[in-house]
This record gives sequence, C1' cells and structure tokens, in this order.
RNA sequence: GCCCCUAUAGUUUAAUGGCAAAACGCAAGCAUGGUAAGCUUGAAAUACAAGUUCGAUUCUCGUUGGGGGCA
Repeated sequence: GCCCCUAUAGUUUAAUGGCAAAACGCAAGCAUGGUAAGCUUGAAAUACAAGUUCGAUUCUCGUUGGGGGCA
C1' cells in the first nucleotide's frame, strides 16, 4: 500500500427492514435481630457522518477504532 472481518447498556451476548431483548453488574424498596442469598421495581446502549426506503441495529457508501491476510 491492497483486501477481508468487526463496532449494540459498565461487561458479555440477542434482535434476517416495522415498540432495541436478556444475563451479570449498578441504584432503590421488601424481607432479616443484622449481613449474605432471595423477591420487586428502576436507570442505562445501536462508533461517527451521508444515502436508499413510508420506515434502518439491519441494506449501500465514506471516516475512525480494533482484529486478520498478502506484498
């Protein structure tokens, strides 16, 4: 330099164009003589920017970060 893969919550993963889901973690409450465990509730995310579409996490293009291959 060229090519390929990848980017979703604090972390790990779902969601094949139609309300972004769960586990762990975090916060509050319940419960307990008091902790832990348990139960209930809540906050929290689509890397950035364009395009296609009635509608984009999803499709296309570019940039950035990460990983890999060739030279």